[in-house]
RNA sequence: AACUGAAAAAGGCGACCUGUUCCUAAAGGACAGAUACGCAAAGCUGCCGGUCUAAGGGGAUUACCUAUGAUUGCGGGGUUACCAGA
Numbered sequence: 001a002a003c004u005g006a007a008a009a010a011g012g013c014g015a016c017c018u019g020u021u022c023c024u025a026a027a028g029g030a031c032a033g034a035u036a037c038g039c040a041a042a043g044c045u046g047c048c049g050g051u052c053u054a055a056g057g058g059g060a061u062u063a064c065c066u067a068u069g070a071u072u073g074c075g076g077g078g079u080u081a082c083c084a085g086a
Stems, first nucleotide, its partner, number of pairs: 003085003012039002017033004022029002037073001043079003047076003050071003056066003
């Protein structure tokens, strides 16, 4: 340097839940509280696939289609990094 993550230690992250004169069309997010389901990249990146939403657009106009919206704690890729192992 590359590989691996069984056990351990230091450090890190924080699902669910509750709240809001918060942002958003929605999905979703932000902040606060209480906490610990889990994570070896649950760091960063929407680059690829999936999924959610459908404002706008389309449409046979209560159907349905559509991402330029969202999700990195759905999977993959890229990239950076702690500890340990051999």
c-di-GMP-I riboswitch aptamer from gamma proteobacterium symbiont of Bathyaustriella thionipta, 86 nucleotides, folded computationally. The model forms 95% of the base pairs in the Rfam consensus. The organism belongs to Gammaproteobacteria, within Bacteria. The sequence was found by an Rfam model in a public genome assembly. Its Rfam family is "c-di-GMP-I riboswitch aptamer". Rfam links the family to the GO term cyclic-di-GMP binding.